[in-house]
RNA sequence: UAGGAACACUAGGGGUGCCGCCAAGGCUGAGAGAGACGCAGGUCUUAACCCUUGAACCUGAUCUGGGUAAUGCCAGCGAAGGGAAGUGGUCUGCCGUCCGC
Numbered sequence: 001u002a003g004g005a006a007c008a009c010u011a012g013g014g015g016u017g018c019c020g021c022c023a024a025g026g027c028u029g030a031g032a033g034a035g036a037c038g039c040a041g042g043u044c045u046u047a048a049c050c051c052u053u054g055a056a057c058c059u060g061a062u063c064u065g066g067g068u069a070a071u072g073c074c075a076g077c078g079a080a081g082g083g084a085a086g087u088g089g090u091c092u093g094c095c096g097u098c099c100g101c
Stems, first nucleotide, its partner, number of pairs: 003092003007088004011052004017027003033046005057082003063076004
């Protein structure tokens, strides 16, 4: 001490779908939980989880192909456009310098 890796702390960002009588239960997933308000569509709070820049998530998108009981289920689009970062030490390591043989 360029670069790389995982981690910790703090801060921040994010979604909540499908089937079913809104039930039990089932599907996918890291996550589909709980509570409050509302006639309702929903909204808010919160837990857990994921993400902070090349796959969190949103948009394109009433998209394209496949599949399913059904779905944003899988793949493509896609290093697309947008999108939330600082600190700390650890490991690795380029280059340089010094010392010894």